[in-house]
RNA sequence: CAAGGCAGCCGGGCGACCGCCGUUCUGCCCCGAAACGUCGGGGCGGGAGGGAGGAAAGUCCGAGCUUCACCGCGCAGGAUGCCCGCUAACGGCGGGGCGGGGCAACCCGACGGAAAGUGCCACAGAAAACACACCGCCCCGAUUCGGCUUUGCGCGAAUCGGGGUAAGGGUGAAAAGGCGAGGCAAGAGCUUCACCGGCCCGAUGGCAACAUCGGGCGUCAUGGCAAACCCCAUCCGAAGCAAGGCCUAAUAGGGGGAAGCACAGGGCGGCGCGGCCCUUUCCCCGGGUUGGCCGCUUGACCCCGCUGGCAACAUCGGGGCUAGAUAGAUGGUCGCCGUCCCGAUUUGUCGGGACACAGAACUCGGCUUACAGGCUGCCUUGGUGC
RNA sequence: GGGCCCAUAGCUCAAUUGGUCAGAGUCCCCGGCUCAUAACCGGGUUGUUGCUGGUUCAAGUCCAGCUGGGCCCACCA
Repeated sequence: CAAGGCAGCCGGGCGACCGCCGUUCUGCCCCGAAACGUCGGGGCGGGAGGGAGGAAAGUCCGAGCUUCACCGCGCAGGAUGCCCGCUAACGGCGGGGCGGGGCAACCCGACGGAAAGUGCCACAGAAAACACACCGCCCCGAUUCGGCUUUGCGCGAAUCGGGGUAAGGGUGAAAAGGCGAGGCAAGAGCUUCACCGGCCCGAUGGCAACAUCGGGCGUCAUGGCAAACCCCAUCCGAAGCAAGGCCUAAUAGGGGGAAGCACAGGGCGGCGCGGCCCUUUCCCCGGGUUGGCCGCUUGACCCCGCUGGCAACAUCGGGGCUAGAUAGAUGGUCGCCGUCCCGAUUUGUCGGGACACAGAACUCGGCUUACAGGCUGCCUUGGUGC
Repeated sequence: GGGCCCAUAGCUCAAUUGGUCAGAGUCCCCGGCUCAUAACCGGGUUGUUGCUGGUUCAAGUCCAGCUGGGCCCACCA
C1' cells in the first nucleotide's frame, strides 16, 4: 500500500429570530376558603433551565407493575432442546465441546431421541427397508446346431428350465459399511486379513458436553425424514396502562330473553376433580360521556474506578438526573461552516442540488429488521521500501 | 397504544398425510352460427402461490424474517 476479519463510536455543527410542551421562580388580575394576612386553583405576562433514538420500529421473547373468586392435582395446550456458567428472568449473553466454511485473522450451526412406537420415501429402478435378481457373471440339466478319427466327448455356441451371486452395468436424493488382498465355480465381512469408518465395554483427563488410549464385536443387529405424528427432560395461571385506582357532571343503569330459588344455581377466562367465592349469573337491544387527577417516569438506571472472574457478570467506592405529550410538544426561516454529487472556471473559486433509516406514548433486559456517510483501535494474508 | 386474522390466474374460489405438469367458474383472445349483436358451440392464454431465506430428494402446504391489507378494544364512577 492492497484485500479482508473483529470490536467500539458518531450519525451534521455554530449563531440569530419566531414558535410548541413540561419544570421552577416571579409581576398583575379573577375565583374559593366569612374578611385581612396566608393557602389553593385559573388567566395574561416576564426570567431561568430541560425537551426523541441507536434502532424510539417489528411486537418476536423475557420480566417489573396492575387486575382477576389468583389455590392444589390431573389431562390438554404452548415453548425450549450439546455442556457449564451469568442473570430478576429469557428462546438472551459468555466460555467450552462437536460439526461445517475460510490460506489465515475469524465466521456459521433449530446441535436431545430414527436402537419406544406409528407413518412417509413421488418418478425412475430388479429391489426403497423382515431387502431384491433387469442386464451381466458362474454352476447343473435338457434340446438343437457346430467341431473332432470314434453310435462317443475333461470341446464350443444358442434356446429353455433349475439354482448361486450384490463385485460390474444401469436407476435414483438415497441401494443395506468403503478401497485393496486372500479366497471362490462365480461372488460376497466369506476372513480374530491390512487400513479407514461404525457399535459396545473399560481406563485416564475434564464439573460436564466430550477427547485420548486399550480391549471386544463381521449377528456391522442400526438408510433418510422428528421445521411428520410422537417420546424424553425442563419451564409456563390468564389478561394487559384502552391494566387499574380516585374525583366531578349528566340521566335511565333503561328494556327484553334464558337458567335458578339454598339437598339449588352460578362463578374461579381450555377441561375435569377437590377446594374456595357469591346469591345471582349470562346473552341481546338501546341511552349517555369523549372531562380532570393518579398510575407516569429514580430505575434489576447510566458513567468512571478498585477488586474477583478467561468472559458474561458480581461486590464496593465516587459522580450524574437525562422528555412526559393525550390527537398527541420536541419545530420553522435565514446566515456561516462540514461531507458528497453535478455544471462552469481566469484553477483562486463560483452556482445549483443532496445529507440516511426513522420518530417516544407504563417501564426495563434482549433479539430481529431498516440505515446515506464517516471515525478509532486491534488482528490476518499478500506486495514493496529501509 | 394493545390484541387477533388473512394473502393462490384480472375477479370469486379449489388443491387429501408435503409428491410428479397448481386446477374450476367468470373475464379476455381466436374461429363458427347470424344481415349484425347478444346468447350458444369449439379451441386457447391464464400464475415468480405477496416477498426473502431455511428444513426436505421434493414446499402453495412445514419453519423463520419482512411487505401489504382487514377486524376488535375506553368509561357508566